Transfer RNA from a bacterium, 72 nucleotides, folded computationally.
RNAcentral holds the sequence, with entries from ENA.
The coordinates come from a structure-prediction model, not an experiment, and the mean pLDDT is 84.
RNA sequence: GCGCGUGUAGCUCAACGGCAGAGCAUCCGGCUUAUAUCCGGACGGUUCCAGGUUCGAAUCCUGGCACGCGCA
Numbered sequence: 001g002c003g004c005g006u007g008u009a010g011c012u013c014a015a016c017g018g019c020a021g022a023g024c025a026u027c028c029g030g031c032u033u034a035u036a037u038c039c040g041g042a043c044g045g046u047u048c049c050a051g052g053u054u055c056g057a058a059u060c061c062u063g064g065c066a067c068g069c070g071c072a
Stems, first nucleotide, its partner, number of pairs: 001071007010024004018055001026042005048064005
């Protein structure tokens, strides 16, 4: 330099173009003599950035950025 893949909550990951979710973590409560386990709840998001298409974009298109893999 070229090609491919990935980028979403603090972490690991979901999400036919139509309300952005789960588990873990954190906090609160229940349970217990107490702790842990277990149960319930809450909190937490400029969906990497900038444009475009569309009534509507995390999702499709274009260009960037970061990371990973391969080729040279």